[in-house]
Context: one part of a larger RNA
């Protein structure tokens, strides 16, 4: 000197922060991941307009629509692999640094080039039967698609040969041959002679670029040798598989190596850094909040989908628990944000809003976000403010003490003149807000023209916090100090009471009748909305 601290005693304002360290223990309830009707068929509701019937002749009810709005359950795409949350394993290329991939991937973006031709089958939703108590299943029939599936056409793509050139070995580039391979005929618009033209977001292929990742290496950061020998896919080769991709990652055969006092292997502990925190420094000790990487999602295993997971709020299987059952079977997983039991010395709303920022879908309006931005508790912390100021000696009463003379509390109270930070009452009242959308004008590149895009300019419109920050006016000194210590270290003394008793104590030590050390008053001393004790590091 520090703290994610806790405890006792006390407690008046703000600002900014931080808030389950223990039980990776069990979880009621709620929400936390969806979006998109401009991909698609229905289905409903509405309005409009045709026809109809009923009459109370202007209502009501039925049926159609190349009509139009909205709502949505399937199909489909995208996204859910991010953000969030813990640190249980884990001494490891896990992390830090510093390199390597001539051994590799990468959805959406950005940039170039080229193309988007002509076809088919189905299936869900619907409906009709049937099964179970449910969860949810079977079966028949109907149908769309930017769901599926062959065919045409191309490449700088893949496979193969040859040639040039380079180079850190396996080999990379660059040319030329021959074979294979794709797709969505799509949505929404403008114009139109109804042939088609073009816009805008999509969709294939391909090269490339960011971006994010995957492999492999050299170094580095812990305890115990009362832990001395470990190892059988184990070290290496050859072939094969398999992976985006090397590689004993696997397999099959051959060899018989490989690690190791420079500390293997065992155990035991532990996420890691950036930092934090002490100290002049070196060093030591820590790994909350923030930020980067890892590893995990009740507790092992596995895979599927996908550009990406071996997927916290997916699936399968086995365990343990819970829970519903009609006993046949079936559902669940807060280490997300509240909560809630329990555990503990001990750690908070079951709150507000998507206005910002950000992210997912979307043409867009926008929908969704317990990321986030707010606010509510807690003196847990750090920092600022306030509990008045000024004047005022009869040095008042009262306490205490005394050599009874006085001494101290003490300008301290009262009085008297002021202020009015905060408080309290009224009244005004922000910033954060740039947007996008739509309205009109311009400009700019494209186009045979249009439309649409792309910039800019006006006008319109968005605020949870919070009628809160903050500023004005009033208004009362009135509402606002405690806590430890006072024998030495160590700043601060005396008076009772008790009498090695009660008790103090961090160490030396105090206490057995005059205790500045116990207890209590009375004064002093430090620090203040705080002040002591207690762990814990330096």
């Nucleotide at each position: 000197g520090a703290c994610g601290a806790a405890c006792g005693c006390u407690g008046g304002c703000g600002g900014c922060a931080u808030g389950c360290c223990u039980a990776a223990u069990a979880c009621a309830u709620g929400c936390a991941a969806g979006u998109c009707g401009a991909g698609c068929g229905a289905a409903c509701a509405g309005a409009c307009g045709a026809g109809g019937a009923g009459c109370u002749u202007g209502c009501u009810c039925c049926u159609c629509g190349c009509u139009c709005u909205g709502u949505u359950a399937g199909c489909g795409g995208c996204g859910a692999a991010u953000g969030g949350g813990u640190g249980a394993g884990u001494a490891a290329c896990a992390c830090g640094u510093g390199g390597g991939c001539a051994a590799c991937c990468u959805g959406c973006c950005c940039u170039g080039u080229a193309g988007u031709u002509g076809g088919g089958g189905a299936u869900a939703a619907c409906u009709c039967c049937g099964g179970g108590a449910a969860a949810c299943c079977g079966g028949g029939g109907c149908u769309a698609a930017u769901a599926c599936c062959g065919a045409a056409u191309a490449a700088u793509c893949a496979a193969u040969u040859c040639u040039u050139u380079c180079g850190c070995a396996u080999g990379a580039a660059a040319g030329a041959g021959u074979u294979u391979u794709g797709a969505a005929a799509g949505a929404c618009g403008g114009c139109u002679u109804c042939g088609g033209c073009u816009g805008u977001c999509g969709c294939u292929a391909u090269a490339g670029g960011a971006u994010g990742g995957g492999c492999c290496c050299g170094c580095g950061g812990c305890g115990c040798a009362u832990u001395a020998g470990c190892u059988a896919g184990u070290u290496g080769g050859u072939a094969a598989g398999g992976u985006a991709a090397c590689g004993g990652c696997u397999u099959a055969c051959c060899a018989a190596g490989g690690c190791g006092a420079c500390g293997a292997u065992g155990c035991g502990u532990a996420g890691c850094c950036g930092a934090c925190c002490u100290g002049a420094g070196a060093g030591g000790g820590u790994g909350a909040u923030c930020g980067g990487c890892c590893a995990c999602a009740c507790u092992g295993g596995g895979a599927c989908u996908g550009a990406g997971a071996c997927a916290c709020g997916g699936c399968c299987c086995a365990g343990a628990c819970u829970c519903c059952u009609a006993c046949g079977g079936g559902a669940g997983g807060c280490a997300g944000c509240a909560g809630u039991a329990g555990g503990g010395a001990a750690u908070c709303a079951u709150c507000c809003a998507c206005a910002a920022u950000g992210g997912a879908c979307g043409a867009a309006a926008g929908u969704c976000u317990g990321a986030u931005g707010g606010u509510g508790c807690a003196a847990u912390g750090c920092c600022g403010c306030g509990u008045g100021a000024g004047u005022g000696a009869a040095g008042a009463a009262g306490g205490u003490u005394u050599u009874c003379g006085g001494a101290u509390c003490g300008u301290a109270a009262a009085g008297c003149u002021c202020u009015g930070u905060u408080g309290u009452g009224a009244g005004g009242g922000a910033a954060g807000a740039a947007c996008a959308a739509g309205u009109a004008c311009a400009a700019g590149a494209g186009u045979a023209a249009c439309u649409g895009c792309u910039u800019g300019u006006a006008c319109c419109u968005u605020g949870a916090c919070g009628g809160u920050a903050c500023c004005u006016c009033a208004u009362u000194a009135g509402a606002a100090a405690g806590c430890c210590a006072c024998g030495g270290c160590u700043a601060a003394c005396u008076a009772c009471g008790u009498g090695c008793c009660a008790g103090c104590a961090g160490c030396c030590g105090c206490g057995g009748u005059a205790a500045u050390a116990c207890g209590u008053a009375g004064g002093u001393g430090g620090c203040a909305a705080g002040c002591g004790u207690u762990g814990u590091c330096c």